[in-house]
């Protein structure tokens, strides 16, 4: 000096998912964000097992192969979404494209009326406007 890998903090990232006050340290309270249901007016005229809905960026399409009438797994796309450490465009690189809930039942929806505060991670390249801190004169 450079690579790789553990751990700690510190900082950052997806998400709505943090912050603050109190405690008998079991918790319990507000803010703030975030979801459901709910009326007129409007929309919809019911297509109600071909069930139907919700949260989510996670839909949709082709192919193989095992099940059996539609699923499941695997590869490849893909609507859509995230990161490249202020913001916003352009470019380029890297990644997501799931999971789950309700339980025959819900369009919007003002009052109103419930709900949630986890989870998992470690990115950092350029250019062009703009803002804005610190230093120093």
């Nucleotide at each position: 000096u450079g690579u790789a890998c553990u751990g700690g903090a510190a900082c950052g990232c997806u998400c709505a998912a943090u912050c603050c006050g109190c405690u008998u340290c079991g918790g319990c309270g507000g803010a703030a964000c975030g979801g459901g249901g709910g009326a007129a007016c409007c929309a919809a005229g019911u297509u109600u097992u071909u069930g139907g809905g919700g949260u989510g960026a996670a839909u949709c399409c082709c192919g193989a192969u095992g099940c059996u009438a539609g699923c499941a797994u695997c590869a490849g796309g893909u609507a859509g979404g995230g990161u490249u450490a202020c913001u916003c465009u352009u470019u380029a690189a890297c990644c997501c494209g799931a999971a789950c809930c309700c339980g025959c039942c819900a369009g919007c929806u003002a009052a109103c009326c419930u709900c949630g505060u986890c989870a998992g991670c470690g990115u950092g390249a350029a250019a062009g406007a703009g803002a804005g801190u610190a230093u120093g004169u």
Predicted 3D model of a 137-nucleotide RNA (c-di-AMP riboswitch aptamer (ydaO/yuaA leader)) from a Bacillota bacterium. Of the family's consensus pairs, 92% are formed in the model.